[in-house]
Context: one part of a larger RNA
RNA sequence: AACGAACGCUGGUGGCGUGUCUGAUGCAUGCAAGUCGAGCGAGUCGGGGGCAACCCCAGGCGAGCGGCGGACGGGUGAGUAACGCGUGAAUGACCUGCCCUUCAGUAAUAGACAACCGCCCCAACGGGCGGCUAAUCUGUUAUAUAGCGGGAGGCCGCAUGGCCUUUUGGCGAAAGAUUUAUCGCUGAGGGAUGGAUUCGCGUCCGAUUAGGCAGUUGGCGGGGUAACGGCCCACCAAACCAACGAUCGGUAGCCGGCCUGAGAGGGCGAUCGGCCACAUUGGGACUGAGAUACGGCCCAGACUCCUACGGGAGGCAGCAGCAGGGAAUAUUGCGCAAUGGGGGCAACCCUGACGCAGCGACGCCACGUGUGGGAAGGAGCGCCUAGGCGUGUAAACCACUGUCGUGGGGGAACAGAGAAUGCCUUCGGGUGUUUUGAGUGUACCCUGAGAGGAAGCGCCGGCAAACUUCGUGCCAGCAGCCGCGGUAAUACGAGGGGCGCGAGCGUUGUUC
Numbered sequence: 001a002a003c004g005a006a007c008g009c010u011g012g013u014g015g016c017g018u019g020u021c022u023g024a025u026g027c028a029u030g031c032a033a034g035u036c037g038a039g040c041g042a043g044u045c046g047g048g049g050g051c052a053a054c055c056c057c058a059g060g061c062g063a064g065c066g067g068c069g070g071a072c073g074g075g076u077g078a079g080u081a082a083c084g085c086g087u088g089a090a091u092g093a094c095c096u097g098c099c100c101u102u103c104a105g106u107a108a109u110a111g112a113c114a115a116c117c118g119c120c121c122c123a124a125c126g127g128g129c130g131g132c133u134a135a136u137c138u139g140u141u142a143u144a145u146a147g148c149g150g151g152a153g154g155c156c157g158c159a160u161g162g163c164c165u166u167u168u169g170g171c172g173a174a175a176g177a178u179u180u181a182u183c184g185c186u187g188a189g190g191g192a193u194g195g196a197u198u199c200g201c202g203u204c205c206g207a208u209u210a211g212g213c214a215g216u217u218g219g220c221g222g223g224g225u226a227a228c229g230g231c232c233c234a235c236c237a238a239a240c241c242a243a244c245g246a247u248c249g250g251u252a253g254c255c256g257g258c259c260u261g262a263g264a265g266g267g268c269g270a271u272c273g274g275c276c277a278c279a280u281u282g283g284g285a286c287u288g289a290g291a292u293a294c295g296g297c298c299c300a301g302a303c304u305c306c307u308a309c310g311g312g313a314g315g316c317a318g319c320a321g322c323a324g325g326g327a328a329u330a331u332u333g334c335g336c337a338a339u340g341g342g343g344g345c346a347a348c349c350c351u352g353a354c355g356c357a358g359c360g361a362c363g364c365c366a367c368g369u370g371u372g373g374g375a376a377g378g379a380g381c382g383c384c385u386a387g388g389c390g391u392g393u394a395a396a397c398c399a400c401u402g403u404c405g406u407g408g409g410g411g412a413a414c415a416g417a418g419a420a421u422g423c424c425u426u427c428g429g430g431u432g433u434u435u436u437g438a439g440u441g442u443a444c445c446c447u448g449a450g451a452g453g454a455a456g457c458g459c460c461g462g463c464a465a466a467c468u469u470c471g472u473g474c475c476a477g478c479a480g481c482c483g484c485g486g487u488a489a490u491a492c493g494a495g496g497g498g499c500g501c502g503a504g505c506g507u508u509g510u511u512c
Stems, first nucleotide, its partner, number of pairs: 001511003005508005012367006018360002020325001025323003029320003034068003039065002043061003046057004075278003084203008094195002099191008107141005116131006147171002149168008176183003204250003211241002216238004221233003253275004257268004280301005303314004331357001333356003339353001340351004370400004380391004404453001406448005418435007456501005461482003467496005477484002
C1' cells in the first nucleotide's frame, strides 16, 4: 500500500459497486422453458343464420398427435499438471439447425399410432387388450445430370493429393397453411456463424520418486467416425519414453487481468469477460444440426420420502429460502417497462437471464453535524511556587445561513425504442395520431419553519506526532521490538491536557 475480509468501540445522509472464501454437506416451499389453432383430427363454451337436420365465425378454452426450442441463457470449481489453458500455425483429414445469397424443383400414391370409444388390472405411480381417425407423422413410386459412386483425360500443387472437363446411369428429394399475400418444404453451390481435430512454444513443488510401458511403439489389412489416428480389431515386427527429469507422489481449474513494486520481479485468479470441466456418486447410450444432455432417459450405489409390503417417487454447484459447518457473507421482494433469448405471420406468451427495489459503513467517492462576531478571558474541572496558569473564542451572548433531514406543493421528466392505426411509398420503408413504466409520486424543482435531529476511535517512554497529577507498589497490569511495574511510574489504572485520523477508528489475518 492492498483486501470478497472478520472482530472490538462508535455510527447522520446519498451515489456507485460488492456480499457462503468454510461442508462439490443435506434440503421443506414457491418460482427458474416453453411456445405454435396460420401443421392436424376430435372435444367443449360462446355468438349468428335456419322450423329442423345442419351451416357459418381467422371467436374463446384446452388434453393429444406434429413442429421448433429444452445443447442457449443461469450455477459451481469437485476433478484436471492435460493440447486443459495461453499464444502462433495446420485441416490437401472435417461437420454446421436457424440466418444471408444463387440456381432448380415442390408430381403420384399408400399406411400407422395417439387423442376418442369399449373392456380390464393397480394402494399408488401407472398399465394392458380390442376398435376408429387426421396431418408439415410414416412408407412406396416417379422425376434430377447441379450432388454421391465407377471409368477416362487435362491443369496445378504442399507427401498423402486439389481443381476442372468428359463419360456411365449404379445411388439419391419434397408439405403444405391461410386472410391470395405471404410463411413454409426439397435438392445443389457459395457465404456467415458456431464447432471438431492436429502441431510448435509456454504453463507449480518433490530425486528422501530412477527407471517406466503389452495396444505398449511401428507396419499391413480392415472396422468405426463428420474426420485423421492403436480410436478399435486380426496378423507381423520389437520397438517407444527418460537425468534437457520419464514414471510416481503432492498441490492446482487456465487466461484477459487484480494487488504490490521506481522497475525487474513477487503474490493472487472474488466481482466482469474468454476457454475448460462438472451437475447426488459411478457407468451407459438414445434423440438430434448440435448432448453423451443441471431442472431428459436407462442401470447400479448411498441417502430421503410414500406404501395396502407387491412396489413406487426424488436430486437447489438456477433465484429466493432452511438446517448444518464457520470468525463470517443478504429478501422465501417487484416487473417483463427496457436490453437480450425461445416460440409464433402477427397480436402475444414464456423468461429468478435481465432491469429494479430490500438488507450489511463490506469497499470507493461525495456531503453534513453549522457560519461570522464575541473577554487579557465567566462558571466548572485540572495543575500550581497559591501569585497564577491551562481548557479557551471554546461557551454564554449578538447577528446570520439553510446543505441533508422534516412539513407542504409541483413533477406520469429521462430511461423510449417498439406496437396498433391513418396517409404516402421506389414495397425496403417514411410520416402523423393513439397506446404501453416494475423502479415511482422516485430523481429533480419550488416553498415553510428551524441551529434545531447528526462524533467518535486510537495513541501520547524510544522507534514515532503528543505531559502532567493521583492511585498502585515485580502486585494489578502493559507490550510490535527494545522493554516498563519491587513507594515520587511522562511505559500499569484513572482525571486533566495534548497528538493523529474522522463516520469512522483500532486490532487480527493474508500478500507485496